[in-house]
Overview
Predicted 3D model of RNase P RNA and transfer RNA as a complex of 430 nucleotides. Model confidence (mean pLDDT): 80 of 100. It holds a member of the Rfam family "Bacterial RNase P class A". Rfam's curators write: Ribonuclease P (RNase P) is a ubiquitous endoribonuclease, found in archaea, bacteria and eukarya as well as chloroplasts and mitochondria.
RNA sequence: GGAGUCGGACGGACUGUCGCCGCGGCGCGUGCGCCGGGGAGGAAAGUCCGGGCUCCGCAGGGCGGGACGCUGGAUAACGUCCAGGGGGGGCGACCCCCGGAUAGCGCCACAGAGAGCAGACCGCCGGCGUGCGCAAGCGCGCCGGUAAGGGUGAAACGGUGGGGUAAGAGCCCACCAGCGGCGGCGGCGACGCCGCCGGCUCGGCAAGCCCCGUCCGGAGAAAGGCCAAAUAGGAAGGCGCUCGAGGCUGGCCCGGCCGAUGCCUUCGGGUAGGCUGCUGGAGGUCCGGGGCAACCCGGAUCCUAGAGGAAUGACAGUCCUCGACAGAACCCGGCUUACAGUCCGACUCCCUUU
RNA sequence: GCCCCCGUAGCUCAGUGGAUAGAGCGACGGAUUCCUAAUCCGCAGGUCGCAGGUUCGAUCCCUGCCGGGGGUACCA
Repeated sequence: GGAGUCGGACGGACUGUCGCCGCGGCGCGUGCGCCGGGGAGGAAAGUCCGGGCUCCGCAGGGCGGGACGCUGGAUAACGUCCAGGGGGGGCGACCCCCGGAUAGCGCCACAGAGAGCAGACCGCCGGCGUGCGCAAGCGCGCCGGUAAGGGUGAAACGGUGGGGUAAGAGCCCACCAGCGGCGGCGGCGACGCCGCCGGCUCGGCAAGCCCCGUCCGGAGAAAGGCCAAAUAGGAAGGCGCUCGAGGCUGGCCCGGCCGAUGCCUUCGGGUAGGCUGCUGGAGGUCCGGGGCAACCCGGAUCCUAGAGGAAUGACAGUCCUCGACAGAACCCGGCUUACAGUCCGACUCCCUUU
Repeated sequence: GCCCCCGUAGCUCAGUGGAUAGAGCGACGGAUUCCUAAUCCGCAGGUCGCAGGUUCGAUCCCUGCCGGGGGUACCA
């Protein structure tokens, strides 16, 4: 100097004027005026997970269903995070994946002889028959052996060498690779290392059904509470009145409670205003301590949007690198996705110079 | 805001692991007719919304996005 990996921060700045939405104080004519102070994000987004909070019967049992899945830890909880293990990719920094396929069922199209207690199409070998040839032998047919070689396929039942054989083959042997069993050592554990034994070498898919383990009752702020307003108790159809429809916001059952001029569906009609929930919280910053870390503990300090057709804007001036994605709606922890550009830190590879 | 559903030809829909993805209507060309409609014959038209993954193989299975639609107060 070039190429790259990982992590973090920012994402126009300042001033003035006029507006918009809350809060506090004062004033009055009670919804306005004056003064002071506050007013979007790293993703506020997608609504994909987890929790708080609220209501539903006490949130109970079973079936069904869903989610997750190496190990240990963190946490309110998680599908998140941290540390470790194994496998794969990359020269490397680094990145990606993760229960079980000897519990069972199912699937593996086409091609191919054979695709799941595999398989003789070509080839190789033996026997018999037959034709040719003096003969060695060659051709054809049938029967049998053979998984070494060819060929098909995403995938064909270990690899190399030797022995063995009619030809061959873990058929036997040595080494290598894998699998299983036993033992020892290390580790909380996943697992790793070492030794011995068994020729055991019988694939893939569980983001197919499934098995094992863990977790999950449902609904959501239009939840929920208070006040006010609202009548056509209208019409049609259906079910039911204790042998009971239906309801109690769960797909079904059990148990429990309520339940009768009652309940369900459709049509038609009416009212849609105010207050609350509403923002101080698993909260931020700094310091100290524990821990490899995620994180936890203690102390000090700060207060930082709260609307309800829904505020955060417009104009002017100065400067620069001329400004991306995007707008809170009950709150919080994550994940995912979008993002012009700028800065910082750690590290890797290549080239050059000293 | 919250909850749910759906994207396959121009339109309405099948296809739910196996290779050229189909049907009806429509479009286009031809036949028939003086011309048109109807009818008959033929033919074209598809990034299966997009991207990534699982698999030998994806419209189909999984994940993330994009687009569209519906429901959600009270009285009775």